RNA sequence: CGAGUAAGACAGACAGUCGCGGGAACAAGGCGAAAGCCUGUUCAUGAGGAAAGUCCGGGCUCCAUAGGGCAAGGAUAACGGGUAACGCCCGCCGAAGGCAACUUCAGGAAAAGUGCAACAGAAAUAUACCGCCGCGCCUGCGCGGUAAGGAUGGAAAGGCGAGGUAAGAGCUCACCCGCCGGUCGGAGACGAAUCGGCGCUGUAAACUCUAUCCGGAGCAACACCGCUAUGGGAGCAUGAGGCUUGCCCGGCCGCUCCCGGGGUGGCUUGAUCUCAUUGGCAACAGUGAGGCUAGAUAGAUGACUGUCAAGACAGAACCCGGCUUACAGACUUGCUCGCAAC
RNA sequence: GCGGGCGUGGCGGAAUUGGCAGACGCACCAGCCUUAGGAGCUGGCGGGUAACCGUGCAGGUUCAAGUCCUGUCGCCCGCA
Numbered sequence: 001c002g003a004g005u006a007a008g009a010c011a012g013a014c015a016g017u018c019g020c021g022g023g024a025a026c027a028a029g030g031c032g033a034a035a036g037c038c039u040g041u042u043c044a045u046g047a048g049g050a051a052a053g054u055c056c057g058g059g060c061u062c063c064a065u066a067g068g069g070c071a072a073g074g075a076u077a078a079c080g081g082g083u084a085a086c087g088c089c090c091g092c093c094g095a096a097g098g099c100a101a102c103u104u105c106a107g108g109a110a111a112a113g114u115g116c117a118a119c120a121g122a123a124a125u126a127u128a129c130c131g132c133c134g135c136g137c138c139u140g141c142g143c144g145g146u147a148a149g150g151a152u153g154g155a156a157a158g159g160c161g162a163g164g165u166a167a168g169a170g171c172u173c174a175c176c177c178g179c180c181g182g183u184c185g186g187a188g189a190c191g192a193a194u195c196g197g198c199g200c201u202g203u204a205a206a207c208u209c210u211a212u213c214c215g216g217a218g219c220a221a222c223a224c225c226g227c228u229a230u231g232g233g234a235g236c237a238u239g240a241g242g243c244u245u246g247c248c249c250g251g252c253c254g255c256u257c258c259c260g261g262g263g264u265g266g267c268u269u270g271a272u273c274u275c276a277u278u279g280g281c282a283a284c285a286g287u288g289a290g291g292c293u294a295g296a297u298a299g300a301u302g303a304c305u306g307u308c309a310a311g312a313c314a315g316a317a318c319c320c321g322g323c324u325u326a327c328a329g330a331c332u333u334g335c336u337c338g339c340a341a342c
Numbered sequence: 343g344c345g346g347g348c349g350u351g352g353c354g355g356a357a358u359u360g361g362c363a364g365a366c367g368c369a370c371c372a373g374c375c376u377u378a379g380g381a382g383c384u385g386g387c388g389g390g391u392a393a394c395c396g397u398g399c400a401g402g403u404u405c406a407a408g409u410c411c412u413g414u415c416g417c418c419c420g421c422a
Stems, first nucleotide, its partner, number of pairs: 001338008010329001012308007020046002023043004028039004048313001052324002055322005060218004067249004073214005079091004093107001094105004108209002113207002115203003129150002131146007158176002161173003177199007184191002222265004231259006241253004272291008343421007352368003361405001370386005388395002398414005
C1' cells in the first nucleotide's frame, strides 16, 4: 500500500427568525357545584440506534398470598459461568467453512418403543434378479449355499489385505474406522493412550423419551377525588350461571342490554447515566465521586432564510433487559493474509 | 394492546398426518359446426429451444418440502 476480518462511535453542521409540548420563577385574571383546569412574560429544555416487528424475558397493577390435587399444553436443549430473568450474553468443547484473522450451528436421546422411507431395485431392515458354487434331472430348468462382483437407489449389512472355503462370508487374523464400558488428564462438555465388548441404516424442524422451566390478564392494567354517582331504566334467574385458560377442591361475583359518566394520579430517579478504581480471560459485579437527560392524551419535538454539505432507515405513548429486521455516507481501533522497502 | 388465519397459472380453487405440483370451474387460443355471430363439440393452455426453473420473499431440516422449522413482506378476521 492492497485485500479481508472483528469491535466501537456518528448518523447532516453552524448562525438567525417564527411557532409547538411539558418544567421552573413571577404576575394577575377567567371557567366550574366541586375536584380541578385555562390564559401572559422570562429562563433553560424537548426522539432513535433501531423509537419498528411485537419475537422472548422481567418490573408494575388487579384477580386470594399465586393457592392444593390431577391431566393436558407450551418452551428450552453439548458444558461451565453472568444476570432480576431469558430462548439473551461471555468463556469453552465438538462439528462445518476459510491459507489465516475469524464465522456459523434448532449441537440431548435413533444402542427404550412406535411410525415413515414414494419411484427405481430381487431385496429398504429384510432379501437371491444377474453372477459364483454344489447337487438332481440332463443343456437350461429345479433345489440348496453364497452379499466377494454387476445392476438400482439418498441409503444395500463396518473398510482394506491375508488366511480360509465347493463358492463365499468378521468365519479367523493384522491394521484402520465407529459406538459402549473401565483406567488416566480436565471443574465439566471432552481429549489422548490403552484394555475389554460390539459392528447396531436414516429420520425426533414424525410421534415419543429424558432433564429443566412456565397461574391468568394486561396502563383501555389499576388507584384516588368530586358527584344524585358500586347512578338510572328494561329483561332474565333462585340454584344455576360467570371469573380464576381443562377437571375436582378452595376463593370471588347475581347476569344481559340501553342511557348517563367530570377530573387527577399511574408517567418517568431508574436492575439509570458518566468518570475513576478493585476483582474477573470475559460477560459482569463491588466501591467512590458527580449528573438528572421528552412525558403528550387527537397526541409537542416543526417551518423558513443564509453558508458548507448533500444525507439513508425512520417518529416515543407504562417502563426496562434482549433478539430480529430496515439503513445512504463517512470515521476510529485491534487482528490476519499478500506485495514492496528499511 | 391481546389473539387467530391466509398467500398455489390471468381469476377462483384442489393437491394435508412430506413422495411425479397444478385436479375442477371461469377466462383465453385453435379447429369443427353456421351465410355470419352466439350456444354446442374437440383439442390446447406457467416460463424456457432444451437442460431445467417455478407454490409471496430469504434461508434451513430431509434422499425428497406447496406441506415441516426460522426470519421477513403483504392481506384478512376476532376481542378489549